[in-house]
RNA sequence: GGGCCCAUGGUCUAGUGGCUAUGACAAUUCCCUUACAAGGAAUAGGUCGUGAGUUCGAAUCUCACUGGGCCCA
Repeated sequence: GGGCCCAUGGUCUAGUGGCUAUGACAAUUCCCUUACAAGGAAUAGGUCGUGAGUUCGAAUCUCACUGGGCCCA
């Protein structure tokens, strides 16, 4: 220098153009217990890496950039 893949709550993750973006773990509150753990119920937490474009509508498609990984030279 060229090519390919990835980026979604604190962590991991589902999603392949249209519902209020899914679930698990973690956190908080409550129930249960003498108490703790386990179990049950509920709550909060996401500007979907950044910017632009296409579209009636974008996490999803296109382009550029940023970060990470792999391959070629």

A computed fold for a 73-nucleotide RNA from a Candidatus Woesearchaeota archaeon, annotated as transfer RNA. NCBI's taxonomy places the organism under Archaea, Nanobdellati, Candidatus Woesearchaeota. The coordinates come from a structure-prediction model, not an experiment, and the mean pLDDT is 82. Rfam family: tRNA.